[in-house]
Source information:
A computed fold for a 463-nucleotide part of an RNA from an uncultured Chloroflexota bacterium, annotated as small-subunit ribosomal RNA, 3' major domain.
Context: one part of a larger RNA
RNA sequence: UGACGGGGGCCCGCACAAGCAGCGGAGCGGUGUGGAUUAAUUCGAUGCAACGCGCAGAACCUUACCUAGGCUUGACAUGGCUCUAGUACCAACCCGAAAGGGGAGGGACCCGCAAGGGAGGAGUCACCGGUGCUGCAUGGCUGUCGUCAGCUCGUGCCGUGAGGUGUUGGGUUAAGUCCCGCAACGAGCGCAACCCCCGUGCCUAGUUGCCGUUUCUAGGCAGACUGCCGGGUGAACCCCGGAGGAAGGUGGGGAUGACGUCAAGUCCGCAUGGCCCUUACGUCUAGGGCUUCACACACGCUACAAUGGCCGGUGCAGAGGGUUGCCACUGCGCGAGCAGCAGCUAAUCCCUCAAUGCCGGCCUCAGUCCAGAUGGUAGGCUGCAACUCGCCUGCCUGAAGUCGGAGUUGCUAGUAACCGCGCGUCAGCAUAGUGCGGUGAAUGCGUUCCCGGGCCUUGUACA
Numbered sequence: 001u002g003a004c005g006g007g008g009g010c011c012c013g014c015a016c017a018a019g020c021a022g023c024g025g026a027g028c029g030g031u032g033u034g035g036a037u038u039a040a041u042u043c044g045a046u047g048c049a050a051c052g053c054g055c056a057g058a059a060c061c062u063u064a065c066c067u068a069g070g071c072u073u074g075a076c077a078u079g080g081c082u083c084u085a086g087u088a089c090c091a092a093c094c095c096g097a098a099a100g101g102g103g104a105g106g107g108a109c110c111c112g113c114a115a116g117g118g119a120g121g122a123g124u125c126a127c128c129g130g131u132g133c134u135g136c137a138u139g140g141c142u143g144u145c146g147u148c149a150g151c152u153c154g155u156g157c158c159g160u161g162a163g164g165u166g167u168u169g170g171g172u173u174a175a176g177u178c179c180c181g182c183a184a185c186g187a188g189c190g191c192a193a194c195c196c197c198c199g200u201g202c203c204u205a206g207u208u209g210c211c212g213u214u215u216c217u218a219g220g221c222a223g224a225c226u227g228c229c230g231g232g233u234g235a236a237c238c239c240c241g242g243a244g245g246a247a248g249g250u251g252g253g254g255a256u257g258a259c260g261u262c263a264a265g266u267c268c269g270c271a272u273g274g275c276c277c278u279u280a281c282g283u284c285u286a287g288g289g290c291u292u293c294a295c296a297c298a299c300g301c302u303a304c305a306a307u308g309g310c311c312g313g314u315g316c317a318g319a320g321g322g323u324u325g326c327c328a329c330u331g332c333g334c335g336a337g338c339a340g341c342a343g344c345u346a347a348u349c350c351c352u353c354a355a356u357g358c359c360g361g362c363c364u365c366a367g368u369c370c371a372g373a374u375g376g377u378a379g380g381c382u383g384c385a386a387c388u389c390g391c392c393u394g395c396c397u398g399a400a401g402u403c404g405g406a407g408u409u410g411c412u413a414g415u416a417a418c419c420g421c422g423c424g425u426c427a428g429c430a431u432a433g434u435g436c437g438g439u440g441a442a443u444g445c446g447u448u449c450c451c452g453g454g455c456c457u458u459g460u461a462c463a
Base pairs, nucleotide, nucleotide: 001463002462003460004459005458007457008456009455010454011453012452013451015447016446019411020410021409022408023407026302027301028300030299031298032297033296034295035293036292043054044053065288066287067286068285069284070283071282074127078126079125080124081123082122083121084120089106090105093102094101095100109118110117111116129277130276132275133274134273138271139270140266141265142264143262145260150189151188152187153186154185155184156165157164158163169180170179171178195254196253197252198251200222201221202220203219204218205217206216225248228242229241230240231239232238304404308363309362310361311360312359313358314357320351321350322349325344326343329340330339331338332337370401375396376395377394378393379392380391381390417439418438419437420436421435422434423433
């Protein structure tokens, strides 16, 4: 000087407390992981910060794994040498699961008068290739403490020196934010502001929007600064209350992540040093596997019902996407869907009837008209192909489950909770991810305690 303390003081955070909804109990052919199994169940990630994570979507492909069958200058690149007209290329046919192997037959090009050169092919030599190892050799990128308020420098001063001072102190703030004081005076990276979206108004413009003047769309501008008033210890910063205002003290949200820590993560995104393989650890193909299953954990979904279930009627979004696409409408089908035929390269057409809600009816507390697992059967769609191993529909079947131990998670307002809709990936496959709107609470105004963090101080046999 740091680190640590079941040392102290001050302060903060959904950290606790006060509340609301959960998880932990049940089912799940929901997903991930451990373990076990396997020819293989490819690899990585492992407290917080691994476990709906890489994977924004494993039937084949992907695919890296296994089995089997093939190729060997190679699936792909560059160069040297030699050869190359029945050569490149096309290809009936045969073996084969394909890859691959053989192959009747047909049959060339560009420059140049020619010689020759080029392109292509064959052979050979260099080499290609490797998701093989090392993230403890690395770059780049990322997580985390933490959007926490810190981390440093120049000169000066103090100290033999390590170092200190500044950055400590008194107030204050979300903040090393600002004020005052001070052997310090300044400065940099962070904080804040500048950027984007939302909330109010004005101006301008406008079709595909509005349909009687405003909504909307998209460009510009104004507005909020403790500016004004009162109060507070008042020295200042500042704090409390109020007015006006659409908005008030950072208005709400996003983007933005200091010096560093964890030899944190990634050599399987990419790049890359070294090591290793070279008729194989490269490469092609078919089939299988990544989808196994006594079990355990994590994250979810659906429930256990009456604030409900079922039936009928009725009302209101936002944000996105669409030409290999979205598909109105009509017909057929109980339905998933199929067929025919318009529109739309989209503020025009389509996806697109939002669902919780409201009105009426049935059910009357029961393992039920709750719940829907499981099983049977008949179909639909995508796709070369749904057996291993997809999704959806109809009928029948109708399991556990009556609110969950110890423990544990999220959330302070248009938030939680509940409700549906879109998008990416994508032929098909979403209970996940990421957006969007609708309905819309309770509680707290405290800091004793648990956890994490910041500043000062103290102890130390630790570095």